[in-house]
Context: one part of a larger RNA
Molecule: small-subunit ribosomal RNA, central domain
Organism: Patescibacteria group bacterium UBA924
RNA sequence: CUGGGCGUAAAGCGUGCGCAGGCGGUUUGGUAAGUCAGAUGUGAAAUCCCCGGGCUCAACCUGGGAACUGCAUUUGAGACUGCCAAGCUGGAGUGUGGCAGAGGGGGGUGGAAUUCCACGUGUAGCAGUGAAAUGCGUAGAGAUGUGGAGGAACACCGAUGGCGAAGGCAGCCCCCUGGGUCACUACUGACGCUCAUGCACGAAAGCGUGGGGAGCAAACAGGAUUAGAUACCCUGGUAGUCCACGCCCUAAACGAUGUCAACUAGGUGUUGGGAGGGUUAAACCUUUUAGUGCCGUAGCUAACGCGUGAAGUUGACCGCCUGGGGAGUACGGCCGCAAGGUUAAAACUC
Numbered sequence: 001c002u003g004g005g006c007g008u009a010a011a012g013c014g015u016g017c018g019c020a021g022g023c024g025g026u027u028u029g030g031u032a033a034g035u036c037a038g039a040u041g042u043g044a045a046a047u048c049c050c051c052g053g054g055c056u057c058a059a060c061c062u063g064g065g066a067a068c069u070g071c072a073u074u075u076g077a078g079a080c081u082g083c084c085a086a087g088c089u090g091g092a093g094u095g096u097g098g099c100a101g102a103g104g105g106g107g108g109u110g111g112a113a114u115u116c117c118a119c120g121u122g123u124a125g126c127a128g129u130g131a132a133a134u135g136c137g138u139a140g141a142g143a144u145g146u147g148g149a150g151g152a153a154c155a156c157c158g159a160u161g162g163c164g165a166a167g168g169c170a171g172c173c174c175c176c177u178g179g180g181u182c183a184c185u186a187c188u189g190a191c192g193c194u195c196a197u198g199c200a201c202g203a204a205a206g207c208g209u210g211g212g213g214a215g216c217a218a219a220c221a222g223g224a225u226u227a228g229a230u231a232c233c234c235u236g237g238u239a240g241u242c243c244a245c246g247c248c249c250u251a252a253a254c255g256a257u258g259u260c261a262a263c264u265a266g267g268u269g270u271u272g273g274g275a276g277g278g279u280u281a282a283a284c285c286u287u288u289u290a291g292u293g294c295c296g297u298a299g300c301u302a303a304c305g306c307g308u309g310a311a312g313u314u315g316a317c318c319g320c321c322u323g324g325g326g327a328g329u330a331c332g333g334c335c336g337c338a339a340g341g342u343u344a345a346a347a348c349u350c
Stems, first nucleotide, its partner, number of pairs: 003322004007304002012318001014201004021194003025088007033081002035077008049065006091191001092188003095184005103177007110154001115149007125136002162169002206247006215241002220236004258317006266295012299306002323350003332343004
C1' cells in the first nucleotide's frame, strides 16, 4: 500500500462550530474536461511470451510473430460524472401561530437544618465506640426557651420524568438570552452532508490575585485497634470545598457504540404537541408527530447481547487499530506560572 476491523477481544477524537478537501436531490437544453468506440502515428534494441532454427541436449545463441496493458493526433458517441444556462420542490432554511423545559448569564429573595454568640431556666454529666480512650463540662456543659450572626446546600414535589452538543443543569421571583418541537403549508429554491489544520466549550482536582469560610475535610496532631498500623474506627483540624477574575484541558469525559441520510415485523409504558371521537368539564378511545424506557420478529454477533433511538440492510465523510511488555515512557517540538498536557519512538525482551 492492498486488506480486515473499531459495544465488551487492539481500535470512535470529551463535545460542538467550521475554512480547504471529499461527497451531493430533481427536470430540460447546451458543452465535450472525465468516460466509451474507431482510425493514424509512436511506444529503439535487448528482455518476457508463442512458433521455428543452430551448438550431440540444455543453459546459451538466433529468425519471425505477438506483446509493449502507454502517449499523442484525429473522427465519432452523448448515457453517466463535471462545467454552463434555465427551471422544480420532496432535502435544507425562513415566515406566522402555539407549546414544554433543573438550557445559559445576571440580580433579588425564602424557609428548614448545622455551627457560633448573648441572655434566661436548670444540674452532672455530654459526646463517642465493637468496647474504649483522646475531647467537652461545676470557670455551669449537654438539654430547653428567646434573640442575634454567618456561610453553604435547597427536604417534600421527584419520576423508569425534563433540558442541553458534551461537560452538565434543581427552593422561589424578576431581567437578558440560546436551542427544540407541533400546526399552517405562505415564502426562498439545493442554499446540503461530512470535515484534516483551525476556533470555541469542557466534571473533579490543581494553580495565580483578591475576598469569604457554617458544615465537611486531603495534610497534620492526638486516642484506639494491631505483632506492627505511616490505615480502616474515634476526637480535633489546615489547604480545599464557596465568590470574582485569570489559568489548567484531563476522566470508567461511558451508550466503553463518530456524524448525517434512506430502508426493514410487532407489543407495552412514559414526556411534550396536533387531529378526530367522547365528557358539563375531566377521565378515556383512535390516530399522528418529536423524545425517552422495557420486551421482542427477521437479520446480525465469537458469545453476551443488539434489534425502527440497531450492534440489521446500504450510502457519504471524518477519526482510530495492526501481538504482550518496554510505554502513553525517553528525546525533540508546541502549550503551561507550576503541576503537567499534547504529539510520540527505539534498543531490549517474551